Predicted 3D model of a 319-nucleotide part of an RNA (large-subunit ribosomal RNA, domain IV) from a marine sediment metagenome. Rfam family: Bacterial large subunit ribosomal RNA.
Context: one part of a larger RNA
RNA sequence: CUCGAUUAAGGGAAUUCGGAAAAAUGGCUUCGUAUCCUUGGUAUAAGGAGUGCCUGAAGAUGAAUAAUCUUCAGGUCGCAGAGACCGGGGGGGUCCGACUGUUUAUUAAAAACACAGGUCACAGCAAACCCGAAAGGGCUCGCACUGUGGCUGACUCCUGCUCACUGCUAGUACGUGAAACUUUCUUUCAAGGGAGCUAAGCGCUAGUGAAGAGCGGACCUAACUCUGAGGUUCUUAAGGUAGCGUAAUACCUCGUCAAUUAAUUGUUGACUUGCAUGAAUGGAGUAACGAGAUCCCCACUGUCCCUAGUCGAGACUCA
Numbered sequence: 001c002u003c004g005a006u007u008a009a010g011g012g013a014a015u016u017c018g019g020a021a022a023a024a025u026g027g028c029u030u031c032g033u034a035u036c037c038u039u040g041g042u043a044u045a046a047g048g049a050g051u052g053c054c055u056g057a058a059g060a061u062g063a064a065u066a067a068u069c070u071u072c073a074g075g076u077c078g079c080a081g082a083g084a085c086c087g088g089g090g091g092g093g094u095c096c097g098a099c100u101g102u103u104u105a106u107u108a109a110a111a112a113c114a115c116a117g118g119u120c121a122c123a124g125c126a127a128a129c130c131c132g133a134a135a136g137g138g139c140u141c142g143c144a145c146u147g148u149g150g151c152u153g154a155c156u157c158c159u160g161c162u163c164a165c166u167g168c169u170a171g172u173a174c175g176u177g178a179a180a181c182u183u184u185c186u187u188u189c190a191a192g193g194g195a196g197c198u199a200a201g202c203g204c205u206a207g208u209g210a211a212g213a214g215c216g217g218a219c220c221u222a223a224c225u226c227u228g229a230g231g232u233u234c235u236u237a238a239g240g241u242a243g244c245g246u247a248a249u250a251c252c253u254c255g256u257c258a259a260u261u262a263a264u265u266g267u268u269g270a271c272u273u274g275c276a277u278g279a280a281u282g283g284a285g286u287a288a289c290g291a292g293a294u295c296c297c298c299a300c301u302g303u304c305c306c307u308a309g310u311c312g313a314g315a316c317u318c319a
Base pairs, nucleotide, nucleotide: 001314002313003312004311005310006309007308008307010305011304014303019300027051028050029049030048031047036041038154052076053075054074055073056072057071058070059069060068061067077081089298090297091296092295093294094293095292096290097289101113102112117152118151119150120149121148122147123146129138130137131136155285156284157283158282160215161214162213165212166211167208168207169206170205171204174203175202176201181196182195183194184193185192216234217233218232219231220230243277244274255271256270257269258268259267260266
């Protein structure tokens, strides 16, 4: 010096991206327990007290003066009685995901997947969907309270406008529309050409957004100023509703104000003209839960100020 332990006065996160690591807490009995809440929980919340051994008494079970358990009184030893080992640190705010669960065997366990619930579409059974050139098979010896496929993802409050484009569904007087067929031309045949008829499809007409998707601009305007309820105009299929908002989304940006700190590019609460939020590509909340992300506080500490000692195993030196 490396690895593994252990102890440190005073300070106590000043360390660091970050309390990562370590320390601290810890069992049982008992007192006590906020906020929120889906009334189940949160909760071992938090925060206190006691704890060994000896003697005696009372009570419960018991047939019992046995045994076991519970309670009380007195005494007694040590620095220390859950004496070692084992054995929760706690509290508060925000984000995401409701939850238990699943996942990248070998860098990712998560906010990703799944989920119960919601919703849409298809399907009347010789079904829809799937495997298979086919025979045949699965779903299923099931039958719409079922099966298949898509999206969303507990619960609560909700889920706005647009069918112009694309898709899908339905309809279709009419147009278009191939081969075959009919007919005709080429002197007979062949080959070829023309005309007629016609399916699906397309055109056309409607519908459909929890289908794919989309959801504007300019100018003027109110008795100081500002703002613009309001008006004019261009334009669109329709011009973003309720909400939320500097956000896991905000470029400018370390936005502005407030709280937190001695000091904060942090965090939280507001505001909000949103570069480029927004409603099952779900929007906004949300108790409980989380080896999830982030901020603060208490306790605690060799993380640090600032290093030092001790115990082991190596390395190293000598034999």